This is a predicted structure of a 103-nucleotide RNA (SAM riboswitch aptamer (S box leader)). Rfam family: SAM riboswitch aptamer (S box leader). Rfam links the family to the GO term regulation of gene expression.
[in-house]
This record gives sequence, C1' cells and structure tokens, in this order.
RNA sequence: CGCUUAUAGAGAAAGGCUGAGGGACUAGACCCGAAGAAGCCUUAGCAACCUGUCUCUUGACAAGGUGCUACAUUCUACCUACUAAUGAUGGGAAAGAUAAGCU
Repeated sequence: CGCUUAUAGAGAAAGGCUGAGGGACUAGACCCGAAGAAGCCUUAGCAACCUGUCUCUUGACAAGGUGCUACAUUCUACCUACUAAUGAUGGGAAAGAUAAGCU
C1' cells in the first nucleotide's frame, strides 16, 4: 500500500515555540483563523477497539498499546424515495477516519 470486520450517539484543553493557513483529496458552498490557522513540545483530560483484573457470559473496574480533545465523517457530487420541481427532506452507495485482524 491492499483486503476483511466493527464503530461513528456522546465526551474531553490549557500553556510554550512558531506564524498563515485550516475543516482528508478535486470542484462548488458553508464555516474557523493575527482576539493567532496548521505543525511541534509539555501538562491535563475524554473514550474504551485491543489489553488486564474480578464476576461468570452479562457486566463492573483499571488504563498498558492505539485513538481523540471547534462546529458536524460539515454539505453537495453517484443511485434512489417523495415532490409540480433541476429545489427541499429522507434512505443507500462510494470515499475518507479509527480500531482489530490478515496478506
């Protein structure tokens, strides 16, 4: 890099360095950003996929390996339901994210 499975409701930030972008990619829209984006470091926290202990099959606790800590997997793009409608609303797919496993 690729494949399979599961999940996406909720939750959780301060400081320092730095300095213009960021919300995955393309296009459009929307939003955040010098009252400091992204990145790096420190500390803290959230969650509970793997893990450990107890219980004994259902849960509880812990937090070692990951992950995460604006808003929301932001919306639209492909298919589809509804509709007078190319608009609105809904469902699905695709794509992406995280974890576990495999090649």